Source information:
A computed fold for a 98-nucleotide RNA from a Paracoccaceae bacterium, annotated as TPP riboswitch aptamer (THI element). It matches the Rfam family "TPP riboswitch aptamer (THI element)". From the family's description: Vitamin B(1) in its active form thiamin pyrophosphate (TPP) is an essential coenzyme that is synthesised by coupling of pyrimidine and thiazole moieties in bacteria.
[in-house]
RNA sequence: GUACCUGCCUCGGGGGGCCCAUAUGGGCUGAGAUGCAUUCUGCAAACCCGUUGAACCUGAACCGGCUAAUACCGGCGGAGGGAAGGUUACACGGACAU
Numbered sequence: 001g002u003a004c005c006u007g008c009c010u011c012g013g014g015g016g017g018c019c020c021a022u023a024u025g026g027g028c029u030g031a032g033a034u035g036c037a038u039u040c041u042g043c044a045a046a047c048c049c050g051u052u053g054a055a056c057c058u059g060a061a062c063c064g065g066c067u068a069a070u071a072c073c074g075g076c077g078g079a080g081g082g083a084a085g086g087u088u089a090c091a092c093g094g095a096c097a098u
Stems, first nucleotide, its partner, number of pairs: 001096002004094002007087004011050004017028004034044004056081003062075004
């Protein structure tokens, strides 16, 4: 300095990528990179998110930078979509940025 912010109950939404490789292990990022099964899928766990919604999806096998690659930064862009009810609290605190 800030268009930031509680807990509980019930319910709901979402993703699981990249690189190496002896194929099963190692490395990277992340909150999360699983497990089981009858494996074009289903179920479960953890995690994140629920309209005050950038969780996540679409555009997109997108554009520029950067990286081993994903990731990351900027753009696209507050563009188009996206899952909630009940109850309860408050800051002389916390979080974030410089």

The coordinates come from a structure-prediction model, not an experiment, and the mean pLDDT is 77. Taxonomically the source falls in Paracoccaceae (Bacteria, Pseudomonadota, Alphaproteobacteria, Rhodobacterales).